[in-house]
RNA sequence: CCACAUGUUUUCUAGGGUUCCGCAACUAAACUGUUGGACUGGUCCGAGAGAAAACUCACAGUACUCUGUGUCACGGAGGGAUAAAAGCCCGGGAGAU
Numbered sequence: 001c002c003a004c005a006u007g008u009u010u011u012c013u014a015g016g017g018u019u020c021c022g023c024a025a026c027u028a029a030a031c032u033g034u035u036g037g038a039c040u041g042g043u044c045c046g047a048g049a050g051a052a053a054a055c056u057c058a059c060a061g062u063a064c065u066c067u068g069u070g071u072c073a074c075g076g077a078g079g080g081a082u083a084a085a086a087g088c089c090c091g092g093g094a095g096a097u
Stems, first nucleotide, its partner, number of pairs: 007055006015045002020042002022039001023036004057070005072092001074095001078090003
């Protein structure tokens, strides 16, 4: 420098904040309203380097379309979106080995 499908999707988890619900404090004659995520939680977001599953692909063997195999992965800062943040996205990035 080049090649490789280092594939796609779903569910879950690590994790994440606070738009909604709830909770708490204050406030109200009533309509309720204000604030709080150094509030456990529900909704919500969510992993290339986490888990499981389905489909696909490659190779091999068999045979009427079935079976098997499919490696490795340390990683800033900064920026972006969403209500806001994050192991999300930039990103198998910059770097490192």